[in-house]
Context: one part of a larger RNA
RNA sequence: CGGAGGACAUUUGCGGAGACCCGUCAUUAGUACGAGAGGACCGUGACGCCCGGACCUACGGUGUAUCUGUUGUUGCGCCAGCAGCAUUGCAGAGUAGCCAUGUCCGGAAAGGAUAAACGCUGAAAGCAUCUCAAGCGUGAAACCUACUCCAAGAUUAGAUGUCCCACAGCUUAAGCUGGUAAGGAUCCAGGUAGAUGACCUGGUCGAUAGGCUUCAGGUGGAAGUGUGGUAACAUACGUAGCCGAGAAGUACUAAUAAUCCGAGGG
Numbered sequence: 001c002g003g004a005g006g007a008c009a010u011u012u013g014c015g016g017a018g019a020c021c022c023g024u025c026a027u028u029a030g031u032a033c034g035a036g037a038g039g040a041c042c043g044u045g046a047c048g049c050c051c052g053g054a055c056c057u058a059c060g061g062u063g064u065a066u067c068u069g070u071u072g073u074u075g076c077g078c079c080a081g082c083a084g085c086a087u088u089g090c091a092g093a094g095u096a097g098c099c100a101u102g103u104c105c106g107g108a109a110a111g112g113a114u115a116a117a118c119g120c121u122g123a124a125a126g127c128a129u130c131u132c133a134a135g136c137g138u139g140a141a142a143c144c145u146a147c148u149c150c151a152a153g154a155u156u157a158g159a160u161g162u163c164c165c166a167c168a169g170c171u172u173a174a175g176c177u178g179g180u181a182a183g184g185a186u187c188c189a190g191g192u193a194g195a196u197g198a199c200c201u202g203g204u205c206g207a208u209a210g211g212c213u214u215c216a217g218g219u220g221g222a223a224g225u226g227u228g229g230u231a232a233c234a235u236a237c238g239u240a241g242c243c244g245a246g247a248a249g250u251a252c253u254a255a256u257a258a259u260c261c262g263a264g265g266g
Stems, first nucleotide, its partner, number of pairs: 001153001005164007015150004022048006033038001050107006060099003066093005071086006110145003117138004165265001167178004183261004187203005208254003211250005217243003224237005
């Protein structure tokens, strides 16, 4: 821009993309078959490899603004207590998130039409013949469906529901201009989204982010004081103190205010 007014939702599916993999064991059955050795079809059940998707409850990894220990050195006047630098100084743990080695799920079943092949009926050709004779079947991971996703620019532009209404001026045209409606956007707080646009949530009629409170979770027992010890240290107050991303609650802070676009219907 189009889809013959303007919108907001929900959809159909022309078409397209993906996926559709392989095995072992048990049973049927030591049966059919076979002199024996050996050893099934068909059917049923269980368990896997591989590939793919999603996820983080558990198992683990990471987790450079979490907690703790500790070395050297510098600084805060000194002690104590802290902070900076040294690869995050080093080391031990570790929330959220992200992830696989982890968890869950799928690669199932079925139908149609077929290939090779196997057949039925059957003439030409009194027989025979599955038939580039008429007619009718069985038959594969391939094909068409079925499963998952995209999908009406599918210009063949589809369908359904709901909302907005038939305004002014110039003018006489399926016109232009203007203010509006439903609605949308700018702007702002953000993230289930993301390079940016986009998408999604929210904007005081509000829990969108921050803060605060409580909780979960992590670390592992703070500072200070007392006590014991010459001291290193231990111990009591005390499941202590501290804590990034997690959950709930709470308008304390910030989403204020404002502006723009947007129909009048062959």